[in-house]
Context: one part of a larger RNA
RNA sequence: CAAGGGCGCAUGGCGGAUGCCUUGGCUCUCAGAGGCGAAGAAGGACGUGAUAAGCUGCGAUAAGCAUCGGGUAGGCGCAAAUAGCCAUCGAUCCGGUGAUUUCCGAAUGGGGCAACCCACAUGAGUGAAGCUCAUGUAUACCUUUAAGGUAGGCGAACGGGGGGAACUGAAACAUCUUAGUACCCCCAGGAAGAGAAAAUAAAAAUGAUUCCCCUAGUAGUGGCGAGCGAACGGGGAAGAGCCCAAACCAACGUUGUUUCGGCAAGGUUGGGGUUGUAGGACCACGCGAUGGUAGUUAGUGUUUAAGUGGAACGUUCUGGAAAGUUCGGUCAUAGCGGGUGAUAACCCCGUACACGUAACGACACUCACUCCUAGUGGUAUCCUGAGUAGCGCGGGACACGAGAAAUCCUGUGUGAAUCUGCGGGGCCCAUCCCGUAAGGCUAAAUACUCCUGAGAGACCGAUAGUGAACCAGUACUGUGAAGGAAAGGUGAAAAGAACCCCGAACAGGGGAGUGAAAUAGACCCUGAAACCAUGCGCUU
Repeated sequence: CAAGGGCGCAUGGCGGAUGCCUUGGCUCUCAGAGGCGAAGAAGGACGUGAUAAGCUGCGAUAAGCAUCGGGUAGGCGCAAAUAGCCAUCGAUCCGGUGAUUUCCGAAUGGGGCAACCCACAUGAGUGAAGCUCAUGUAUACCUUUAAGGUAGGCGAACGGGGGGAACUGAAACAUCUUAGUACCCCCAGGAAGAGAAAAUAAAAAUGAUUCCCCUAGUAGUGGCGAGCGAACGGGGAAGAGCCCAAACCAACGUUGUUUCGGCAAGGUUGGGGUUGUAGGACCACGCGAUGGUAGUUAGUGUUUAAGUGGAACGUUCUGGAAAGUUCGGUCAUAGCGGGUGAUAACCCCGUACACGUAACGACACUCACUCCUAGUGGUAUCCUGAGUAGCGCGGGACACGAGAAAUCCUGUGUGAAUCUGCGGGGCCCAUCCCGUAAGGCUAAAUACUCCUGAGAGACCGAUAGUGAACCAGUACUGUGAAGGAAAGGUGAAAAGAACCCCGAACAGGGGAGUGAAAUAGACCCUGAAACCAUGCGCUU
């Protein structure tokens, strides 16, 4: 000196953090709706465009057909371009109602490896065979038996019922707990279930059910461990009560018996009747007065579609652009919100407000009809839910683990009373009190949200928020059940770079041009770090 190393600075590359943004999510509120399906659903397959792979729409009438209404100048979806069309004789578009709606799928004529194969009957083309087309042909149950009806399948949670774990906790574990949870099955509704006292209470009383707050982590229960855990009563939400069975009466069948006059039993239908200061039947008197309606029909009103009207601004400066700034105004039952080249009450869409609206539905009211609704006294003859209540044994539910264990349910075995009856009041007995079982129905207050509309957020902002902001339950993985991504951003506007040069008619780049900006150039906003490179300085 060269090469190499280190450090620093600068400029780039790579990379995609950060910031900003939001088409998408999340959590709620208020209304609505709470189902769809043999009139063939949900979900699919295959088709369907002038050109058409995907998505969307639609169905051989196939990005559509008809009609009624709205609406107005452009339109033929995402999605450019070409060609060709439509439209003021009102298209496209929006709302209502219809028509069409291949094949599979409960799938239902038979079969089948879903979207395919093969039939039969009748009719038509059409005249025999053949072919094609149309309609019908599943099963179960019910019934008035015919040209009848119903069911089946799907669906997010909520509900009722039938079955029913374990991990776990108990610092081990067995009773116990987890828990009647998870899960499986059946069934229903817009809610379901429960429900008009064989109740609760005990000072007196309350008066169906459900839900909330308290009572109260109390009384209890509990290998008295871990834990589990009420009720009475009080305060609220809501508010609504009813119908059968039976006694008795009537009608009409049936059976038995008959001296054919009937009698008895049982059945069906109608009347009657529905409760605990007992009630009803029955007998006597009286009576349609009073009130109600959750059923049906009709009318009126409100609500309900697409939609309609809807106030008020100009200028200066900066800038690519004005909504910013300056000056001076205006409207406001409208200064919610969004858009427009930066931040707009007055530019645009809107907003307040006002208006319009067919059918169905909902709600309210009214009329009519149907239906329901009572009293007084007497008597003590009849009725008032039976394999029931209770009891023994075995289980289960009750906060309550067999306990002194009432109460409720019932597998099994027994088995009453009949109103002078029966049950309960936490063993049991008495007094007292409360009620009236063994039949049934019943809105509201309550639970939930697959879905529709309107709105909100001390919720997220692309490793977040749904798994999914984007053609996502996709690509991909797995025989299968199933598992399951990554991936957003040019610019105000494509004005998306004519033309020239290097190169291969490439990629890529350099000029030129556009633009405010091209180190905004499509690998496109910002563009951190790690990492790489080049130049310079210092050092070794």
The prediction has a mean pLDDT of 83. This is a predicted structure of a 540-nucleotide part of an RNA (large-subunit ribosomal RNA, domain I) from an uncultured bacterium. Rfam family: Bacterial large subunit ribosomal RNA.